[in-house]
RNA sequence: UAUCUCAAAAGGCACAGCCGCCGAAAGGUGGUGCCGCAAAACCAUGGGUCUAAAGCCGACAGGUCAUGAUCGCCAGGUUGCCGGA
Repeated sequence: UAUCUCAAAAGGCACAGCCGCCGAAAGGUGGUGCCGCAAAACCAUGGGUCUAAAGCCGACAGGUCAUGAUCGCCAGGUUGCCGGA
């Protein structure tokens, strides 16, 4: 220096739920809360999953569809704390 993360120290984030706001919805966001997380920091690049307003099809019922969403689904990329074994 690089990799791994058994232990330690300083810390960090914040599931679900509830309330407000945005959104057609999925979901996001602020507060509360704290399930857990060594990247549960960032990126929608690949895959998966979710939603279906508008569009298209349909007599109707409804069907289809991502340009929407999800990084706390997986992979990948970028960056970060400690430094005993």
A computed fold for an 85-nucleotide RNA from a Deltaproteobacteria bacterium, annotated as c-di-GMP-I riboswitch aptamer. Its Rfam family is "c-di-GMP-I riboswitch aptamer". From the family's description: GEMM was predicted in a large-scale screen for bacterial structured RNA regulatory elements. Lineage of the source: Bacteria > Pseudomonadati > Myxococcota > Myxococcia.